Context: one part of a larger RNA
Order: sequence, then C1' cells, then structure tokens
RNA sequence: UUGGGCGUAAAGGGCGCGUAGGCGGCUGCGCAAGUCUCGGGUGAAAUCCCUCGGCUCAACCGAGGAACUGCCCUGGAAACUGCGCGGCUCGAGGCCGGGAGAGGAUGGUGGAAUUCCCAGUGUAGCGGUGAAAUGCGUAGAUAUUGGGAGGAACACCGGUGGCGAAGGCGGCCAUCUGGACCGGUCCUGACGCUGAGGCGCGAAAGCGUGGGGAGCAAACAGGAUUAGAUACCCUGGUAGUCCACGCCCUAAACGAUGGGUACUCGGUGUCGCGGGUAUCGACCCCCGCGGUGCCUUAGCUAACGCGUUAGUACCCCGCCUGGGGAGUACGGUCGCAAGAUUAAAACUC
Repeated sequence: UUGGGCGUAAAGGGCGCGUAGGCGGCUGCGCAAGUCUCGGGUGAAAUCCCUCGGCUCAACCGAGGAACUGCCCUGGAAACUGCGCGGCUCGAGGCCGGGAGAGGAUGGUGGAAUUCCCAGUGUAGCGGUGAAAUGCGUAGAUAUUGGGAGGAACACCGGUGGCGAAGGCGGCCAUCUGGACCGGUCCUGACGCUGAGGCGCGAAAGCGUGGGGAGCAAACAGGAUUAGAUACCCUGGUAGUCCACGCCCUAAACGAUGGGUACUCGGUGUCGCGGGUAUCGACCCCCGCGGUGCCUUAGCUAACGCGUUAGUACCCCGCCUGGGGAGUACGGUCGCAAGAUUAAAACUC
C1' cells in the first nucleotide's frame, strides 16, 4: 500500500459551526470534457508468448507471427457523469397559528437544615466506635426555648420523566434568549449532505487576580487498629469546594456505537402536539406525527447480543494494523505553571 476492519478483540475525533474538497432530487434543450465507437498514426530492437528452423539435445541462437493491454489525431454516438440555459416541487429553507420542557444568561426572592454568636431553662456529662481513645464540658457543654449572623445546597413533586450538539441542566419569580415538535400547505425553488485545515463550546481537578467561606474536605496533626499502618475507622483541619474576570482543554468526555438519506415484520409502556369518538370540556378509547424505554420476526454477529439497528444499500469525515518499549523521547505548536497536543526508534518477547 492493498485487502480487511472500528459496541465488548487494535480502532469513532469529547461536541458543534463551517472553509476547501468529495458527493448530490425530478425534467426539457444544447455542448461534447469524461465515456463509448469506426478509421489512421505511433507503441525502436531485444525480452515475454506461439510456430518453424540451426548447433547431436538443452541453454543459446536465427526466422515468422502475435502481443506491446498505452498515447495521439480525424470522424461519429449522446444513455450516464460533467458544463450552459430553461422549467418543477417531493429534499432544504421560509411564513402563519399553537402547546411542552431542570435548554442558556442576568437580576431578585423563599423555606427546611448545618454551623457560629447573644439570652433563658437546666446539670454532669456529651461525642464517637466493632470496642475505645484523642476531642468538647462545672470558665456550665450536650439537650431545650427565643433572638441574630452567614454561606452553600434546593427535601417532597421526581419518574429506564423532560431539555440540550456534547460537557451538562432541578426551590420560586421576572427580564433577555437558543433549539426541537405539532397543525396550516401560503412563499423561495436544490438554496442540499459531509467536512481536511480553521473557529467556538467543553465535567472534575488545577492555575492567576480579587472577593467569600456555613458544611464538607486532599495536605497536615492527633487518637485508634496493626507485626508495621506514611491506610481503611475516629477527633480536628488548610488549600479547595462558592462568586467575578482570565487561563487550562483533559476523562470509563460511554450508547465504550461519527454524521446524513432511503428501505425492511410485529407487540407493549411512556412524554409532547394534533385529529377522531363521546356527553360542552376533561378522563378513558382509537388514529397520525415527533421523542424516549422494554420484548421480539427476518437479517446480522466469534459469541454476547443488536433487532428503525450492531439489518439492507449509498455519500462524506475520523481512526486501526501483534505485546512491551510508549501515548514515552526528540523536535514543533499551545500554556503563567501543571502540563496538553502532534508523535517515533533502538532494543525485547
């Protein structure tokens, strides 16, 4: 490189937007670059292949033929690809009307609980564990009542419920704002799909500056346990966890399953919208579209399993190629740093 692959064996980029590129709906006319075809030119010789012949055979050599699968030129064809012009509406988008939702941002606000402070009642314990001890408490703790401060998180509802591209999102209210879905079928007329680079987003931890700090809690200290115990358990406790702004850019960033389109039996639950039935409506029942689960047919799979997909096909991107060395070294790029990213080889089994 080819072939073959990427749910679990090596392998889907963490996610999106989008540049180049690749690919692209129905239809008419034209062109003839690709494509197909007639003819011509060329494709040196040798070699390879076939036939015949010469050295006693063979290797070798000689002759003839075929071939040289290619390139170029002229003429022709117009189905397909391409290009130009025109038309279309089913792809895509828009418009109008709706309801759903922890989608995002900002501001405000509520109650429960923990902790701390003040005051009252009250007295000897509390706390903690397998058992204890460290610790707290007669300077009055724990418990309990009233008042206050402050920070963080939002019980019940809550649900293989919902929303988001992913990360992720959960008290309540307001403002601003993104997307999806349903119904109407009015408009544009292929405007599409994918997407190397690029740009943006990206849990937690971590970093910078400033604030904040209730609870929790790396590090650290003490008490236990133990042969030891730099742990598991206990008492404390600082970064951090929270906010603003700026970085970092990683993950079992997982459905370990890239995106798009079309097609291919069913059953059952649930969420949203619409329609029908019905008794005005709601509930129930039936149907359609969209989402999300479970079971299963065909098919697929090494099996497990998947089963509107992991089936049947096409388009585009990313990635894999024995284990270790190694996601390392070196170099480059990025970063304040931590480090991230790109990414080998020797050697070895």
This is a predicted structure of a 349-nucleotide part of an RNA (small-subunit ribosomal RNA, central domain) from an uncultured bacterium. The RNAcentral record of the full RNA draws on ENA and SILVA.